Predicted 3D model of a 1409-nucleotide RNA (small-subunit ribosomal RNA) from an uncultured Bacillota bacterium.
RNA sequence: AAAUGGAAAAUGGAAGAGGAAAGAAUUUAUUCAAGAAUCUGAAGAAAGAAAUUUAGCAAAUAGUUUUAGUGGCGGACUGGUGAGUAACACGCAAGCAACCAACCUAUUAGAGGGGAAUAACAUUGAGAAAUCAAUGCUAAUACCGCAUAAGCUGACAGAAUCGCAUGAUUAAGUCAGAAAAGGAGGAAUUCGCUAAUAGAUGGGCUUACGGCUGAUUAGCUAGUUGGUGGGGUAGAAGCCUACCAAGGCAACGAUCAGUAGCCGGACUGAGAGGUUGAACGGCCACAUUGGGACUGAGAUACGGCCCAGACUCCUACGGGAGGCAGCAGUCGGGAAUAUUGCGCAAUGGAGGGAACUCUGACGCAGUGACGCCGCGUAUAGGAAGAAGGUAUUCGUAUUGUAAACUAUUGUCGUUAGGGAAGAAAAGGACAGUACCUAAGGAGGAAGCUCCGGCUAACUAUGUGCCAGCAGCCGCGGUAAUACAUAGGGAGCGAGCGUUAUCCGGAAUUAUUGGGUGUAAAGGGUGCGUAGACGGGAGAGAAAGUUAGUUGUGAAAGCCCUCGGCUUAACUGAGGAACGGCAACUAAAACUACUCAUCUUGAGUACGAGAGAGGAAAGUGGAAUUUCUAGUGUAGCGGUGAAAUGCGUAGAUAUUAGGAGGAACACCAGUGGCGAAGGCGACUUUCUGGCUCGAAACUGACGUUGAGGCACGAAAGUGUGGGGAGCAAACAGGAUUAGAUACCCUGGUAGUCCACACUGUAAACGAUGGAUACAAGGUGUAGGAGGUAUUAAGCCUUUUGUGCCGACGCAAACGCAGUAAGUAUCCCACCUGGGGAGUACGACCGCAAGGUUGAAACUCAAAGGAAUUGACGGGGGCCCGCACAAGCAGUGGAGUAUGUGGUUUAAUUCGAAGUAACGCGAAGAACCUUACCAGGGCUUGACAUGCAUAUGAAUACUUAAGAGAUUAAGUAGCUUUUCGGAGCAUAUGCACAGGUGGUGCAUGGUUGUCGUCAGCUCGUGUCGUGAGAUGUUGGGUUAAGUCCCGCAACGAGCGCAACCCCUGUGAUUAGUUGCUAACGCGUGAAGGCGAGAACUCUAAUCAGACUGCCGUAGAUAACACGGAGGAAGGUGGGGAUGACGUCAAAUCAUCAUGCCCUAUAUGCCCUGGGCUACACACGUACUACAAUGGUAGCAACAGAGAGAGGCGAAGCAGAGAUGCGGAGCAAAACUUAAAAAAGCUAUCACAGUUCGGAUUGCAGGCUGAAAUUCGCCUGCAUGAAGCUGGAAUUGCUAGUAAUGGCAGGUCAGCAUACUGCCGUGAAUACGUUCCCGGGCCUUGUACACACCGCCCGUCACACCAUGAGAGUUGGAGAUACCCGAAGCCUGUGAGCUGACAAAUGAGGCAGCAG
Repeated sequence: AAAUGGAAAAUGGAAGAGGAAAGAAUUUAUUCAAGAAUCUGAAGAAAGAAAUUUAGCAAAUAGUUUUAGUGGCGGACUGGUGAGUAACACGCAAGCAACCAACCUAUUAGAGGGGAAUAACAUUGAGAAAUCAAUGCUAAUACCGCAUAAGCUGACAGAAUCGCAUGAUUAAGUCAGAAAAGGAGGAAUUCGCUAAUAGAUGGGCUUACGGCUGAUUAGCUAGUUGGUGGGGUAGAAGCCUACCAAGGCAACGAUCAGUAGCCGGACUGAGAGGUUGAACGGCCACAUUGGGACUGAGAUACGGCCCAGACUCCUACGGGAGGCAGCAGUCGGGAAUAUUGCGCAAUGGAGGGAACUCUGACGCAGUGACGCCGCGUAUAGGAAGAAGGUAUUCGUAUUGUAAACUAUUGUCGUUAGGGAAGAAAAGGACAGUACCUAAGGAGGAAGCUCCGGCUAACUAUGUGCCAGCAGCCGCGGUAAUACAUAGGGAGCGAGCGUUAUCCGGAAUUAUUGGGUGUAAAGGGUGCGUAGACGGGAGAGAAAGUUAGUUGUGAAAGCCCUCGGCUUAACUGAGGAACGGCAACUAAAACUACUCAUCUUGAGUACGAGAGAGGAAAGUGGAAUUUCUAGUGUAGCGGUGAAAUGCGUAGAUAUUAGGAGGAACACCAGUGGCGAAGGCGACUUUCUGGCUCGAAACUGACGUUGAGGCACGAAAGUGUGGGGAGCAAACAGGAUUAGAUACCCUGGUAGUCCACACUGUAAACGAUGGAUACAAGGUGUAGGAGGUAUUAAGCCUUUUGUGCCGACGCAAACGCAGUAAGUAUCCCACCUGGGGAGUACGACCGCAAGGUUGAAACUCAAAGGAAUUGACGGGGGCCCGCACAAGCAGUGGAGUAUGUGGUUUAAUUCGAAGUAACGCGAAGAACCUUACCAGGGCUUGACAUGCAUAUGAAUACUUAAGAGAUUAAGUAGCUUUUCGGAGCAUAUGCACAGGUGGUGCAUGGUUGUCGUCAGCUCGUGUCGUGAGAUGUUGGGUUAAGUCCCGCAACGAGCGCAACCCCUGUGAUUAGUUGCUAACGCGUGAAGGCGAGAACUCUAAUCAGACUGCCGUAGAUAACACGGAGGAAGGUGGGGAUGACGUCAAAUCAUCAUGCCCUAUAUGCCCUGGGCUACACACGUACUACAAUGGUAGCAACAGAGAGAGGCGAAGCAGAGAUGCGGAGCAAAACUUAAAAAAGCUAUCACAGUUCGGAUUGCAGGCUGAAAUUCGCCUGCAUGAAGCUGGAAUUGCUAGUAAUGGCAGGUCAGCAUACUGCCGUGAAUACGUUCCCGGGCCUUGUACACACCGCCCGUCACACCAUGAGAGUUGGAGAUACCCGAAGCCUGUGAGCUGACAAAUGAGGCAGCAG
């Protein structure tokens, strides 16, 4: 490593592990090196004295080679492709007693003797060409007769042996028939030839089994199925033909349609399976499309022939040529797929006697990371943790020992040298390749994807629902780990990522291995065919089954072991395996089969029984309606309220009589019967099923049941009847915004009957049928048995029908002997939602419609059960000034004030239902002030630091200016160890500043639900879980307050209490407060002595706890009543606000992230504005008057405030106020007058002696300043308004209402706000209703939680698919017509060399079918 074993771990420790060398193109210069051809010259050889020559032609013979032809063999192999084919095409296993075979092997026998032609060639001719014709010559292993021949073939009649039938084999007999070729060599010999047999190898035919989809394809078939005769073939066969018969195939899927080469194998998977059929190997089919034969051993022939079609090319237009799905290559198409290479050296094939020839088979090389495998791109040291980059809390961190630097190594590559095996004598395309050696030098060699989760890996910047990402979930709307970029990181690595396809995960088609009560899914119900499954005991045979043996399951591949290339990929050898099929032998338990048998399953007969079971005929009473008659009079009827309607022509009501139709009260019961639908008065007739008893008969006769047949509510349809009531449609009246509805008055089909049809329902127990088994309890209906006192009853058993419940099951809900439990058998059905139970087709129907039943497209869900909330015009209980009962208001008027709107230079900003609007603002003339206009400043009005310079700062005066500001003048530093320090100014740099934006980035603070009674936790328990329990229940409370009960026991935040004020008392303390007794004293007075009793002050205590009594309650909690008490059931107020909700409010109190601004969005100043005004709303004040106004007299508070303050007395003024300045930092003084109330007088119901707005005049106060824009006083003026529409607010006791007082803010300004005291009511039956809230429960398709969710139409845009006058292409089927080549048959008067020759035989052309 592999395996045991679907996924693991331990043990063990095999094996492995790295490393680098280049100088382009071009130009110039220098140096070195180097091949071939031609020409010329010189020398030399032979012959010749020399000039010069050493060469040519023809013929014959022999040989070699080349080319054309005759002849032989091969071109049927190899190579390519997958169009067709659903088939004996393929795979596997058999068969041929029904067959063939060139070459090869073995064996036997043989080869005698003749003949006639014809290519080539020559000549002539035709044609553009391809090519053809005629004449003449010639050879053969080319062609043709004759002879001979068997163990070959045929005929005849038998024998033996064998076989699964036809038959086969063997050895003999008689007759007939059929053969040949020679070449080479001097020869030996060798290569061929003929006939026959056998083998090897290759083929042909037949058969069982196996492997795709569709039933919206159910019937198909006429040579079809079989037989006989004939033909035909190598051979069986309807293969063909004539006649005869009517068969053959099919629900185990024929036929038809679609798709497809099949297999060994490949990928995946644990396996079973699923997908697939590239490369390699086997088979098949095809060769431009279709048809056809010829030759041949073999073809219906890829690189042969003929014909037809399409296309391309040549042409002289007459006619010809061609077929890369061979190897390269070109073009086209496409996202995409290679060289017009080398070689026959190896392996293999064909021919040849051989040498050898041919071979794009093949062996090699080239291109391509397309795949698999191996290797590299360095190694060690190296911290100043360099520079640079990035981040930063500014400290640093990270990149990072990474680099630089030092040292080393040499795989690959480079250069040089050597150099194979592959070949068995020589011969090597690959190839100077593999490999080996040496040299030199870190040099030449790293990228891709990802970093939100799944899934390993994070920060910054940019962007701002844009740009973009995305496998799924999803990310992006100004702080994006998700987009883009950068830094860093993770993974893999000569690759990485994407896309497509297949398998897996997916038990998500489930044989292994699923389901159907509610998630998708039980047929509406029964009867029953095929089929499937089936009781006890016995015998037989051996189909299934089991075991063994034999054959086969090609090789390659997978697996194991061993070997060869350095390793691996790759490859060689051996083994195992190939799960299969067939044959033989054996076994007999189980299943099937055959025989005989049994009774318990099932059934029959017998005896009893209950019943709305079904069909038909007849009968009955109550009620409705209607008709007739009587009585009787004005209404009846109907509704939430009405109206339409009926009624004086007499209704309704009532009495009597009649008619007609439909339905059957009580009994009546989760009672009965039926298969289901369904069945309800009574009687009769006919009839089905069920139960019990007993055990006579049959003897497995059973269960289920695809198709099929039958039944099948209501509505509906047809024909004919009937029609009282009811009642779709329709009409009218109401309701309503409308009301084609709900309600009312009418009313037709229909409802009823008969006969037909329809065939569906939430046809439901949403639960198919059968059988067996597995705790119980309790009702009810029918029967049987036992017991008993024969009345009620009790016990046992059985058949139905209910409830509860254990085990078990179930996602939960729940089911639980009537299963949804445990098992077996059979049928039906399901496989995400929508589209859609739709379309098309088919079948059924009179129609309506039913049955069967898709797809395109689209979505990421749809759905079930349960949980917690929220919600409900659901339920129960309870509370709150929530309603009711009351009182006073608001809404109408005038004014004040806030808001909206409008306006404006600006009318700064915020707050917006409750929970914004007399709110921020406890007080805008300047200031405030944030707004506007104008004038100014720029390190700044304010803070810190640094650097430089200076010595001031500051105060005062004068001048200009609207002021800010500017200018001038006068006065004018401190400290020290002498280094400096402090302070200030000026300049410069960092920075200041911002009421600029974002309250949806935030902190803090606040509002609200709500002072409502709730909100949670730990442990335990229950539940798969979300969660539940506790916290629910019975009571009770203001309260989750308390009590009791309880799988809960405890605890926390809330409630209550503890805190403050107030109501009573005590103690202590008596000044500034008080004054009863005693004394002094005054006009009066606690004014004084004195007192500490009282009031009061302010500290500490006490007191109230359902503590006591009674009643009710559960002996509880608690409620009611009472006593005592100042106070009684939290005494009355206040503070106190749980978990949370509202992205509630606030960036303008403050703080703060980010963004923006920086000679302005900062700062200073003057003036203006926030105070505007056709209008609308909120909150208040004042009124409308007699419970009042006015005038006079004259009482009683509390709580506060006071020094830039409160300000007395007194004086002046009509008054606001002024003068004045006692007293008081306050239980001392002041503010300070309390007012309503009370008493007296007047007014007499009027727009008034009510009301006071508005306006005019005259004054006062504050303040630099009162015009925009303050308050007050006096005089005059005297508006609206006579109690307020719809609607709406507050309040339950010292409360509402009403009266005044004080304070904060504040220079001044209060109808507002916050407090204080005085006077001081009415009412509450009660919880039905409105609003809000709490608890329990219920429904839910809501969870942003009802202001939810959601349906349909329309408009616009987009996507998909249709229709459409038509037009066009293709496929299939049937009938008929024409018909090429070719084959077969017939004919063959024409032609004809071999035989014969008098004539003929045979052959051919032609013609016909």

It matches the Rfam family "Bacterial small subunit ribosomal RNA". Its family is annotated with ribosome and structural constituent of ribosome in the Gene Ontology. Model confidence (mean pLDDT): 81 of 100.